[in-house]
Context: one part of a larger RNA
RNA sequence: GGAUGAACGCUAGCGGGAGGCUUAAUACAUGCAAGUCGAGGGGUAACAGGGGCUUCGGCCCGCUGACGACCGGCGCACGGGUGAGUAACGCGUACGCGACCUACCUCCAAGAGAGGGAUAGCCCCGGGAAACUGGGAUUAAUACCUCAUGUGAUUAUAGGGCUGCAUGGCUUUAUAAUUAAAGUUCAGGCGCUUGGAGAUGGGCGUGCGUCCCAUUAGCUAGUUGGUGAGGUAACGGCUCACCAAGGCGACGAUGGGUAGGGGCGUGAGAGCGUGACCCCCACACGGGUACUGAGACACGGACCCGACUCCUACAGGGGAGGCAGCAGUAAGGAAUAUUGGACAAUGGAGGCAACUCUGAUCCAGCCAUCCCGCGUGCAGGAUGACGGCCCUACGGGUUGUAAACUGCUUUUGAUAGGGAAGAACUCCAUCCUUUUAAGGGUGGCUGACGGUACCUUUCGAAUAAGCACCGGCUAACUCCGUGCCAGCAGCCGCGGUAAUACGGAGGGUGCAAGCGUUAUCC
Numbered sequence: 001g002g003a004u005g006a007a008c009g010c011u012a013g014c015g016g017g018a019g020g021c022u023u024a025a026u027a028c029a030u031g032c033a034a035g036u037c038g039a040g041g042g043g044u045a046a047c048a049g050g051g052g053c054u055u056c057g058g059c060c061c062g063c064u065g066a067c068g069a070c071c072g073g074c075g076c077a078c079g080g081g082u083g084a085g086u087a088a089c090g091c092g093u094a095c096g097c098g099a100c101c102u103a104c105c106u107c108c109a110a111g112a113g114a115g116g117g118a119u120a121g122c123c124c125c126g127g128g129a130a131a132c133u134g135g136g137a138u139u140a141a142u143a144c145c146u147c148a149u150g151u152g153a154u155u156a157u158a159g160g161g162c163u164g165c166a167u168g169g170c171u172u173u174a175u176a177a178u179u180a181a182a183g184u185u186c187a188g189g190c191g192c193u194u195g196g197a198g199a200u201g202g203g204c205g206u207g208c209g210u211c212c213c214a215u216u217a218g219c220u221a222g223u224u225g226g227u228g229a230g231g232u233a234a235c236g237g238c239u240c241a242c243c244a245a246g247g248c249g250a251c252g253a254u255g256g257g258u259a260g261g262g263g264c265g266u267g268a269g270a271g272c273g274u275g276a277c278c279c280c281c282a283c284a285c286g287g288g289u290a291c292u293g294a295g296a297c298a299c300g301g302a303c304c305c306g307a308c309u310c311c312u313a314c315a316g317g318g319g320a321g322g323c324a325g326c327a328g329u330a331a332g333g334a335a336u337a338u339u340g341g342a343c344a345a346u347g348g349a350g351g352c353a354a355c356u357c358u359g360a361u362c363c364a365g366c367c368a369u370c371c372c373g374c375g376u377g378c379a380g381g382a383u384g385a386c387g388g389c390c391c392u393a394c395g396g397g398u399u400g401u402a403a404a405c406u407g408c409u410u411u412u413g414a415u416a417g418g419g420a421a422g423a424a425c426u427c428c429a430u431c432c433u434u435u436u437a438a439g440g441g442u443g444g445c446u447g448a449c450g451g452u453a454c455c456u457u458u459c460g461a462a463u464a465a466g467c468a469c470c471g472g473c474u475a476a477c478u479c480c481g482u483g484c485c486a487g488c489a490g491c492c493g494c495g496g497u498a499a500u501a502c503g504g505a506g507g508g509u510g511c512a513a514g515c516g517u518u519a520u521c522c
Base pairs, nucleotide, nucleotide: 001522002521003520004519006518007517008516009515010514013374014373015372016371017370018369019367020366021332026330027329028328030327031326032325035074036073037072040071041070043067044066047065048064049063050061051060052059053058081283082282083281090210091209092208093207094206095205096204097203100202101201105198106197107196108195109194110193111192113147114146115145116144123136124135125134126133127132152179153178154177155176156175157174158173159172160171161170162169163168183190184189211257212256213255218248219247220246223245224244225243226242227241228240229239230238260280261279262278263274264273265272266271285306286305287304288303289302308321309320310319311318312317338364340363341362342361346360347358348357349356350355377408378407379406380405387399388398389397390396391395413459414458416456417455418454422449427444428443429442430441431440432439433438434437466511467510468509469508470507471492472491473490477506478505479504480503481502487494488493
């Protein structure tokens, strides 16, 4: 000199862009963060409409719009957070799977026939302080089950053909066995089943690379390999039974410490430092387990153990919870923000759609934390005014064209008026086209930010400068006070009566809405 997720001191006008718990993976009050579908179903708790009755108080009817709870479907495995653990095929890179899976989406082939029994809800009766829960009766489905059909698929047996990189791959024939389906509608569609291909996303294996300590030298019994079995989507000691005695290691095993990795910053490089955004991984109070599912061993799911917090019965206990989501609180700390607005845009989930949900996201608020830009006026003006400071002191020097004063300008500010782009869709109306369920044209509807940005009118120099330093390094000097005191200091070093080094003042130098100090790195 450069850099920072910085902090502290003094100071502070504005705008744009970015950033904001580095410490306690500490504990959390409160609200929100994952729902949606009535075009799957039985239905009707609330609201509205309609109809009926009425003693004018109301009552009845799911008939309609809609729709609480319930059954069912899809989603909840994404998105968001954190960096604890992990020195590992975790990550990076390059290959392989002749050992694999893939919901939704696209294309292709084929199909959807017949029946059945339940169960939630509703109703009735209980238990419990509550959370919740037991029994009875009854009902539906795109919930569940059975039968049929079998293009196909799978398995077994027996062959044929082609081919390869070893276990094989592709194709084909015959026989046998097993195996599907769901409806709804505005009749256009939306769905359902089986199989194949694709796309996307994953799983597994391998070569190479990946911190420090040898003052860690030996480590290992499911350990290393084989046979068989189980298990998995799949290979495999992944697990188990038996058999053999192997396997790793100075090319650093094992042990200990530290640490998420790719990357990023800096540097010519070697290197050094670091882990904000993006990708991958891991985790979700600590530990373990599986269930459901295409996908989890599942942050806002379940069960068990443990610690902690809370509720209650009340003495036998029973129950609730998990902010490393967004805000916010306490604590810790030198230190890090609002319990904000909107789904208008982008994206996601569900839905035919309208739409609903979305603390993802887009915006706004706070903070000079960083970067960039702008301003705090410009020109003239010497009796070089007053005042301050200094001196060789009734005179000079300096502050200093600085001020006053005159003229000008209006960025910014105040005032008044106008006022966006971001909006394309979807949908509605209408027209056209044809590949008749789509495409296109025209018009209309939709903005949190926001009456914001921006533009214009009027006013008036008006609203806006500090901080550090001045012995040398290092740009910038004098006076007073102090007297090895008080103090300064990055290094050398200043201060003991003439201190350019301490404190103040005047003057000066540097940077400037910042300036210094501290910390860390180069």